Predicted 3D model of a 519-nucleotide part of an RNA (small-subunit ribosomal RNA, 5' domain) from an uncultured sediment bacterium.
Its mean pLDDT, the model's own confidence on a scale to 100, is 87.
Context: one part of a larger RNA
RNA sequence: GAUUGAACGCUGGCGGCAUGCCUAACACAUGCAAGUCGAACGUGAAAGCCCUUCGGGGUGAGUAGAGUGGCGGACGGGUGAGUAACGCGUGGGAAUCUACCUUGUAGUGGGGGACAACCCGAGGAAACUCGGGCUAAUACCGCAUACGUCUUACGAGAGAAAGGGGGCCUUUUGGGGCUCUUGCUACAGGAUGAGCCCGCGUCCGAUUAGCUAGUUGGUGAGGUAAAGGCUCACCAAGGCGACGAUCGGUAACUGGUCUGAGAGGAUGGCCAGUCACACUGGGACUGAGACACGGCCCAGACUCCUACGGGAGGCAGCAGUGGGGAAUAUUGGACAAUGGGCGCAAGCCUGAUCCAGCAAUGCCGCGUGUGUGAAGAAGGCCUGCGGGUUGUAAAGCACUUUCAAUUGUGAAGAAAAGCUUAAGAUUAAUACUCUUGAGUCUUGACGUUAACUUUAGAAGAAGCACCGGCUAACUCCGUGCCAGCAGCCGCGGUAAUACGGAGGGUGCGAGCGUUAAUC
Numbered sequence: 001g002a003u004u005g006a007a008c009g010c011u012g013g014c015g016g017c018a019u020g021c022c023u024a025a026c027a028c029a030u031g032c033a034a035g036u037c038g039a040a041c042g043u044g045a046a047a048g049c050c051c052u053u054c055g056g057g058g059u060g061a062g063u064a065g066a067g068u069g070g071c072g073g074a075c076g077g078g079u080g081a082g083u084a085a086c087g088c089g090u091g092g093g094a095a096u097c098u099a100c101c102u103u104g105u106a107g108u109g110g111g112g113g114a115c116a117a118c119c120c121g122a123g124g125a126a127a128c129u130c131g132g133g134c135u136a137a138u139a140c141c142g143c144a145u146a147c148g149u150c151u152u153a154c155g156a157g158a159g160a161a162a163g164g165g166g167g168c169c170u171u172u173u174g175g176g177g178c179u180c181u182u183g184c185u186a187c188a189g190g191a192u193g194a195g196c197c198c199g200c201g202u203c204c205g206a207u208u209a210g211c212u213a214g215u216u217g218g219u220g221a222g223g224u225a226a227a228g229g230c231u232c233a234c235c236a237a238g239g240c241g242a243c244g245a246u247c248g249g250u251a252a253c254u255g256g257u258c259u260g261a262g263a264g265g266a267u268g269g270c271c272a273g274u275c276a277c278a279c280u281g282g283g284a285c286u287g288a289g290a291c292a293c294g295g296c297c298c299a300g301a302c303u304c305c306u307a308c309g310g311g312a313g314g315c316a317g318c319a320g321u322g323g324g325g326a327a328u329a330u331u332g333g334a335c336a337a338u339g340g341g342c343g344c345a346a347g348c349c350u351g352a353u354c355c356a357g358c359a360a361u362g363c364c365g366c367g368u369g370u371g372u373g374a375a376g377a378a379g380g381c382c383u384g385c386g387g388g389u390u391g392u393a394a395a396g397c398a399c400u401u402u403c404a405a406u407u408g409u410g411a412a413g414a415a416a417a418g419c420u421u422a423a424g425a426u427u428a429a430u431a432c433u434c435u436u437g438a439g440u441c442u443u444g445a446c447g448u449u450a451a452c453u454u455u456a457g458a459a460g461a462a463g464c465a466c467c468g469g470c471u472a473a474c475u476c477c478g479u480g481c482c483a484g485c486a487g488c489c490g491c492g493g494u495a496a497u498a499c500g501g502a503g504g505g506u507g508c509g510a511g512c513g514u515u516a517a518u519c
Base pairs, nucleotide, nucleotide: 001519002518003517004516006515007514008513009512010511013366014365015364016363017362018361019359020358021324026322027321028320030319031318032317035071036070037069040068041067043065048059049058050057051056078277079276080275087202088201089200090199091198092197093196096194097193101190102189103188104187105186106185107184108183109143111141112140118133119132120131121130122129123128149158150157151156163182164181165180166179167178168177169176170175203249204248205247210240211239212238215237216236217235218234219233220232221231222230252274253273254272255271256267257266258265259264279300280299281298282297283296302313303312304311305310330356332355333354334353338352339350340349341348342347369399370398371397372396379390380389381388382387403460405455408452409451413446418440419439420438421437422436423435424434425433463508464507465506466505467504468489469488470487474503475502476501477500478499484491485490
């Protein structure tokens, strides 16, 4: 000099864009943060209103709600404790899986028995649990069929499925036919995502020199989606190490960031990619995917409820609280946009996200007036008492009105979806459905938005540090090795440009200094 997620002191007008627990991965009150689907399924209220023969009935409404079932809760969001490792970075590899999406091939026939919800009963303080009975399905299980699939001793054997919705025709009102659409099953590709292996790179310590028994390799078997001591049996005795094994310490890694002419050094906050973790430790279940932050089980510590028998919980999600600390924000608004989940859709959910609030924490921009004005006013300070300086500075005069204040107008962020209609595709069909075009109708949290405009008036807006040398900037008074200053050299013991005050000056400026840290 540059820089910072900074803090402290003094001061503080506005705006834009960023950033904001670096410490205790300490403990957490409260609210919210993951649901959705009635176009899979069986059920199914109440308030209110109307009627009433006072029993009830209708409507609300097949709505709300709960339940079975499906998809999603493995994404998104947080944190950096652990990890010196194929964890990360980079470049390769073969023995794999992949829901939703996409391309293609083949199918979607015919049956059965349950379990919730519900009703009845029982236990319990509660959490909840148990027994009996009824019932549906895209829930569950056989049978049939099998291009392709799997196994095979090549003879053969094994293995699927589910329906729902719209329209038309017909009907004995049971149903049947045609068609569109969305599902389902099997198989083969694609895409995406993921698992695995290897080369190279990846901090300090030798006052850590030896380490290793599933250890190193082989055969066989098991296991996995998959190669493999991954696991097991047997066999061999290997494997690593001064090119630093092992041990100890420290640490998430990277793109990057800071600095520097560069080489390098330091660093990894925000943003992006990867990894790891979710009170601590362990475990599996479900599933395409987890050994799962707001799932389950066990153990532990802690907190809470309890009728003492037993139960409940996990903010390193967003806010917020206590604590720690030099120190770090609102228990805000909205799903309008972008994106995600579910759904045919309408839509619902979304503390992701978009916004707003707080903080000079940082960067950038703007303002606090402009011109004129010598009687060089008054006052202050200095003085050699003549004067000098503050100083065109002020006052005065003439102007301007950015920003803030005030009045009104008012974009863009909104494209879709819906409705009407035309053409095309499909079809037996002018229905339905899909695609494209035209018209129409709406949808904004921010928001009293941005921007423009009206009105008034210089009106509302300057400080901080320094002045001995380094280092730009000097005099007086006070003090008297005292009080004090200080980054280094050093100042202060009676004329201190170095302490304290004043006047003056220098530097930067809504900031200026100090401290800490890095180059």